[in-house]
């Protein structure tokens, strides 16, 4: 000098479903699942399944419901820095 967990800081991207009482309505409580169900939080940023299309898709299962699984080696998707456990490998030095 080089790979790199992880953390900082500033930028950006992303989703926010389904059931049940309730309200003249807007609403307002609770319940599933998950990081996150609009929380100022969560989560992703090319090493990219955060998130989108396909998709009012297909099997399963349940109180319903991208719940789960399969689409998917498909297509598409936002970045810089900084310290840096750690790891190879040269080189010196001593034994």
């Nucleotide at each position: 000098g080089c790979c790199a967990a992880a953390c900082u800081u500033u930028a950006g991207g992303g989703g926010u479903g389904c059931c049940c009482a309730u309200u003249g309505a807007a609403u307002u409580g609770g319940g599933c699942u998950g990081a996150g169900a609009c929380a100022u939080a969560c989560c992703c940023u090319u090493u990219g399944a955060a998130c989108c299309u396909g998709a009012c898709c297909a099997g399963g299962u349940u109180a319903g419901g991208a719940c789960c699984u399969g689409c998917g080696u498909a297509g598409g998707g936002a970045a810089a820095a900084g310290u840096g456990a750690g790891g190879a490998u040269c080189u010196u030095a001593c034994a």
TPP riboswitch aptamer (THI element) from uncultured Siphonobacter sp., 95 nucleotides, folded computationally. The coordinates come from a structure-prediction model, not an experiment, and the mean pLDDT is 78. It matches the Rfam family "TPP riboswitch aptamer (THI element)". Rfam's curators write: Vitamin B(1) in its active form thiamin pyrophosphate (TPP) is an essential coenzyme that is synthesised by coupling of pyrimidine and thiazole moieties in bacteria. The previously detected thiamin-regulatory element, thi box was extended, resulting in a new, highly conserved RNA secondary structure, the THI element, which is widely distributed in eubacteria and also occurs in some archaea. Rfam links the family to the GO term thiamine pyrophosphate binding. A reference for the family is Edwards and Ferre-D'Amare (2006), "Crystal structures of the thi-box riboswitch bound to thiamine pyrophosphate analogs reveal adaptive RNA-small molecule recognition", Structure. The organism belongs to Siphonobacter, within Bacteria.